c-di-GMP-I riboswitch aptamer from a Bacilli bacterium, 86 nucleotides, folded computationally. Lineage of the source: Bacteria > Bacillati > Bacillota > Bacilli.
């Protein structure tokens, strides 16, 4: 110096819910608020999950299928970072 997990320190993030707002919806953003998180920092590459505007099917339906939409606080992966024993 690198890796590593304990202890400790500086701290960090922010679930549900409420308000406002964007969106067809899932969901996102801002403020409040803390369930929790050692990457609960970032990235949609792979898988899973959610939604179905549009498209297709249907006599029709509040029906069915479909991601180009979303989810990183579902998992894997990539990448960056704080402390620092054995």
């Nucleotide at each position: 110096a690198c890796g590593a997990u304990a202890a400790a320190u500086u701290g960090g993030c922010a679930a549900a819910c409420c308000u406002a707002u964007c969106g067809a919806a899932a969901g996102g953003u801002a403020g409040g608020g803390a369930c929790g998180c050692a990457a609960a920092g970032c990235c949609a590459c792979g898988g899973g999950u959610c939604u179905a505007a549009g498209g297709c099917g249907g006599a029709a339906a509040u029906c069915g299928c479909u991601a180009u939409g979303a989810u990183a606080g579902c998992c894997g992966g990539g990448u960056u970072g704080c402390c620092g024993a054995a």